Background:
The RNA shown here (transfer RNA) has 71 nucleotides and comes from an Anaerolineae bacterium. Model confidence (mean pLDDT): 82 of 100. RNAcentral holds the sequence, with entries from ENA and MGnify. Rfam family: tRNA. Its family is annotated with triplet codon-amino acid adaptor activity in the Gene Ontology. Rfam's curators write: Transfer RNA (tRNA) molecules are approximately 80 nucleotides in length. It is annotated as a transfer RNA.
RNA sequence: UGGGGGAUGGUGCAAAGGCAGCACAAGGGACUUUGGAUCCUUUGAUCGAGGUUCGAAUCCUCGUCCCCCAG
Numbered sequence: 001u002g003g004g005g006g007a008u009g010g011u012g013c014a015a016a017g018g019c020a021g022c023a024c025a026a027g028g029g030a031c032u033u034u035g036g037a038u039c040c041u042u043u044g045a046u047c048g049a050g051g052u053u054c055g056a057a058u059c060c061u062c063g064u065c066c067c068c069c070a071g
Stems, first nucleotide, its partner, number of pairs: 001070007010024004018054001026042005047063005
């Protein structure tokens, strides 16, 4: 420098154009003599800027960062 892949709650991952969800973690509650375990519940996120579309995490363009391949 070129090509490919990736960026989503605190963490690890889903969602292939139509309500952003799961697990763990965190807060609250139940249970327990206490702790742990278990159960219920709550909070919290789409890398940035534009574009297409009735509607974008998803498609397009540019940018930032990370990984792989080639030179």